[in-house]
RNA sequence: UCGGAGAUCGUCUAAUGGUAGGACGCUGGGUUUUGGUCCCAGUAAUCUAGGUUCGAAUCCUAGUCUCCGAGCCA
Numbered sequence: 001u002c003g004g005a006g007a008u009c010g011u012c013u014a015a016u017g018g019u020a021g022g023a024c025g026c027u028g029g030g031u032u033u034u035g036g037u038c039c040c041a042g043u044a045a046u047c048u049a050g051g052u053u054c055g056a057a058u059c060c061u062a063g064u065c066u067c068c069g070a071g072c073c074a
Base pairs, nucleotide, nucleotide: 001070002069003068004067005066006065007064010024011023012022013021018054025043026042027041028040029039030038047063048062049061050060051059
């Protein structure tokens, strides 16, 4: 430098262009003599900037960062 893949709650991971969900964690409550287990509720996210669209996590463009491969120099 070129090509490919990726970026979503604190972590991991889903989501035909149409309410952003689940698990773990955390907080509160229930159960228990206490703790753990178990049950209920809550918490919290789409990398950035534009564009297309009635509507974008999703499609398009540019950028940032990460990973993989190739090339060049040494």
Transfer RNA from a Candidatus Saccharimonadota bacterium, 74 nucleotides, folded computationally. RNAcentral holds the sequence, with entries from ENA. Lineage of the source: Bacteria > Bacteria candidate phyla > Candidatus Saccharimonadota. Rfam family: tRNA. It is annotated as a transfer RNA. Its mean pLDDT, the model's own confidence on a scale to 100, is 81.